[in-house]
RNA sequence: UCGCGAGUAGCUCAGUCGGUAGAGCAACGGACUGUUAAUCCGUGGGUCGUGGGUUCGAGUCCCACCUCGCGAG
Numbered sequence: 001u002c003g004c005g006a007g008u009a010g011c012u013c014a015g016u017c018g019g020u021a022g023a024g025c026a027a028c029g030g031a032c033u034g035u036u037a038a039u040c041c042g043u044g045g046g047u048c049g050u051g052g053g054u055u056c057g058a059g060u061c062c063c064a065c066c067u068c069g070c071g072a073g
Base pairs, nucleotide, nucleotide: 001072002071003070004069005068006067007066010025011024012023013022019056027043028042029041030040031039049065050064051063052062053061
């Protein structure tokens, strides 16, 4: 330098053909109890890497860039 893959909640990840952003764990609150843990119930938490474009509408499509990984030279 070129090619491919990944980037979504604190962490690990889903998200089909473009149509209301989700799960598990963690956190917080409650129940339970000698206390803690475990278990059960509930709640909050998102600039979807950044900036543009297309569209009535973009996590999803297009372009550029950034970070990480793999490969080629």
This is a predicted structure of a 73-nucleotide RNA (transfer RNA) from a Gemmatimonadaceae bacterium. NCBI's taxonomy places the organism under Bacteria, Pseudomonadati, Gemmatimonadia, Gemmatimonadales, Gemmatimonadaceae. It matches the Rfam family "tRNA". By type it is a transfer RNA. The sequence is in RNAcentral, with records from ENA and MGnify.